[in-house]
């Protein structure tokens, strides 16, 4: 990378460098940022996907060693499409809700 399958409204941050953007791509909106962003190194948390290990096994559950991942805001929010409900005479339009795309992570499989 591809493709399955699970999972994203819960949880969890100080320091050291660095210097101006940052919040996944594109628009729109909100947010954060010199009270110091991105980014990089260290220490710490959080979680429990896979590996260990315990509860004899399986099912559940614990544990946090080790392979990842996280540690503002719901994946910060709308956005293509379909489908219900309600509003409009009716198309279109508008609203809310579900479902989908899309992203991101973890497994496994090519």
């Nucleotide at each position: 990378a591809a493709u399955u399958u699970a999972u994203a409204c819960a949880g969890a941050a100080g320091a050291g460098u660095g210097g101006a953007g940052a919040g996944a791509u594109u628009a729109g909106g909100c947010u954060c940022u010199g009270u110091g962003a991105a980014a990089c190194u260290c220490u710490g948390a959080c979680a429990a996907c896979c590996u260990g290990c315990c509860c004899g096994c399986a099912c559940g559950g614990g544990c946090a060693a080790g392979g990842u991942g996280c540690c503002a805001a719901u994946a910060c929010c709308u956005a293509a499409a379909u489908c219900a409900a309600g509003g409009a005479a009716a198309a279109u339009c508008c609203u809310u809700g579900a479902u989908g795309a899309u992203u991101a992570u973890a497994a496994a499989u090519u």